[in-house]
RNA sequence: UUCCGAGAAAGCCAAACCGCCCGCGAGGGCGGGACGGAAAGCGGCGGAUCUUCGUAUAAGAUGUCCGAGCUGCCGAA
Numbered sequence: 001u002u003c004c005g006a007g008a009a010a011g012c013c014a015a016a017c018c019g020c021c022c023g024c025g026a027g028g029g030c031g032g033g034a035c036g037g038a039a040a041g042c043g044g045c046g047g048a049u050c051u052u053c054g055u056a057u058a059a060g061a062u063g064u065c066c067g068a069g070c071u072g073c074c075g076a077a
Stems, first nucleotide, its partner, number of pairs: 004075002012037002017032006041070002045067003048062005
C1' cells in the first nucleotide's frame, strides 16, 4: 500500500414513530428519537420503484433498493 472488518477504541450518520413548517403529490427541512450503517460520505451516472394540479418522448421524488464512479476515519486477525 492492497485485501479485509473484530463481542476493539475514538468520533460520525440516523429507520420507524412524535411535534412544527414546506410541497398538488411522491416527498423534504428542523427538533426529539434509534431500527440499523465502514461509506447510511459526495454527485441522480445506469437500472429500479414512486408522484404529478396541467404541457407526459415532460417535470419531479427516493441516495437506508441494486450497480458503477470519486473521496474517506480507525485497526486486530